Predicted 3D model of a 72-nucleotide RNA (transfer RNA) from Nitrospira sp. Lineage of the source: Bacteria > Pseudomonadati > Nitrospirales > Nitrospiraceae > Nitrospira. The prediction has a mean pLDDT of 82.
[in-house]
C1' cells in the first nucleotide's frame, strides 16, 4: 500500500435514529462485637477527534488517530 474490525464510566462490556445501560470496583447507610460476605442508595460519560444528513445521531455517510486481523 488495499481491504476488514475495534474505540462508550476507574476496569470489562450492552446499546444499529427518539431521555446513554449493566457487571465488578469506588463512596454512604443497613446487618455484625470486629471483618469478609449479603441487603439498599448513590457519584461517575458531552460515545477517539473533526465535518456532514435528519425535527432528532453512540448509531446513517465523509476525512481523520490508535490498535487488532487478513492481502501484496
Nucleotide at each position: 500500500g488495499c481491504g476488514g474490525g475495534a474505540a462508550u464510566a476507574g476496569c470489562u462490556c450492552a446499546g444499529u435514529g427518539g431521555u446513554a445501560g449493566a457487571g465488578c470496583a469506588u463512596c454512604g447507610c443497613c446487618u455484625u462485637g470486629c471483618c469478609a460476605a449479603g441487603g439498599c442508595g448513590a457519584g461517575g460519560g458531552u460515545c477517539g477527534g473533526g465535518g456532514g444528513u435528519u425535527c432528532a445521531a453512540a448509531u446513517c455517510c465523509c476525512c481523520u488517530u490508535u490498535c487488532c486481523c487478513g492481502c501484496u

Its Rfam family is "tRNA". Rfam's curators write: Transfer RNA (tRNA) molecules are approximately 80 nucleotides in length.